Predicted 3D model of a 73-nucleotide RNA (transfer RNA) from a Ktedonobacteria bacterium. The sequence was found in a public genome assembly. NCBI's taxonomy places the organism under Bacteria, Bacillati, Chloroflexota, Ktedonobacteria. Rfam family: tRNA. Rfam classes the family as a transfer RNA. Its family is annotated with triplet codon-amino acid adaptor activity in the Gene Ontology.

RNA sequence: GGGGGCGUAGCUCAGUUGGGAGAGCGUCUGAUUUGCAUUCAGAAGGUCAGGGGUUCGAAUCCCCUCGUCUCCA
Numbered sequence: 001g002g003g004g005g006c007g008u009a010g011c012u013c014a015g016u017u018g019g020g021a022g023a024g025c026g027u028c029u030g031a032u033u034u035g036c037a038u039u040c041a042g043a044a045g046g047u048c049a050g051g052g053g054u055u056c057g058a059a060u061c062c063c064c065u066c067g068u069c070u071c072c073a
Stems, first nucleotide, its partner, number of pairs: 001072007010025004019056001027043005049065005
């Protein structure tokens, strides 16, 4: 330098006709306990890597850029 994969909550990751942004763990609050743990209920937490385009509508399709992994040279 060229090809390919990946980027979604604090972490690990789902998310397939393009229309609801989610799960587990963690965090916080309350209940339970003498206390801790467990358990139960609830809550907070998101620029879906960034920008542009297509579309009534984009995490999802197209283009560019950035980061990362990998292959070729």